[in-house]
C1' cells in the first nucleotide's frame, strides 16, 4: 500500500426488509429481605450508535471519507 472483518451503556454483546420508544446480561445506585454481608425479590440511572458528509419523508442500519482495532496479502 491492497483486501476482509470490527467500532452500539462502565464491561461483554444483540439489533430482522431503513420506520414509530435503541435493547439484553454483568456492573453501579435505591428499596424490601438479613444482626451484618451475600443470595433472592422489586425499581432507577446510565447512549453524540467511533468523527464528518451524502441519499431519503425517515439512517445504528444504505453510500462516501477519515480515525482506531484485528486478520490476511504484498
Nucleotide at each position: 500500500g491492497c483486501g476482509c472483518g470490527g467500532u452500539u451503556a462502565g464491561c461483554u454483546c444483540a439489533g430482522u426488509u431503513g420506520g414509530u420508544u435503541a435493547g439484553a446480561g454483568c456492573g453501579u445506585c435505591c428499596c424490601c429481605u438479613u444482626g451484618a454481608c451475600g443470595u433472592g425479590g422489586g425499581g432507577a440511572a446510565g447512549g453524540u450508535c467511533g468523527g464528518g458528509g451524502a441519499u431519503u419523508c425517515g439512517a445504528a442500519u444504505u453510500c462516501c471519507u477519515c480515525a482506531c482495532c484485528g486478520c490476511g496479502c504484498a